[in-house]
A computed fold for a 74-nucleotide RNA from a Candidatus Microgenomates bacterium, annotated as transfer RNA. Rfam family: tRNA. Rfam's curators write: Transfer RNA (tRNA) molecules are approximately 80 nucleotides in length. Its family is annotated with triplet codon-amino acid adaptor activity in the Gene Ontology. The sequence was found in a public genome assembly. Lineage of the source: Bacteria > Bacteria candidate phyla > Candidatus Microgenomatota. The coordinates come from a structure-prediction model, not an experiment, and the mean pLDDT is 82.
RNA sequence: GCCAGGGUAGCUCAGUUGGUUAGAGCGUAUGACUCAUAAGCCUAAGGUCGAGAGUUCGAUCCUCUCCCCUGGCA
Numbered sequence: 001g002c003c004a005g006g007g008u009a010g011c012u013c014a015g016u017u018g019g020u021u022a023g024a025g026c027g028u029a030u031g032a033c034u035c036a037u038a039a040g041c042c043u044a045a046g047g048u049c050g051a052g053a054g055u056u057c058g059a060u061c062c063u064c065u066c067c068c069c070u071g072g073c074a
Stems, first nucleotide, its partner, number of pairs: 001073007010026004019057001028044002031041001050066005
């Protein structure tokens, strides 16, 4: 340099033929329980869906450019 895959919550990931609440597990915090702590239980917070532009009534999803990660080829 070329090709392929990926980037979504603090971490690991799911998701969607474009449609009105964006989710799970772990973690964190609160509450209840307990003499107390842990475990388990209830509840909650936490996301500009990598950046920008385009198409569209509407984009996490489609198109283009760029950035980063992984693998392959040279």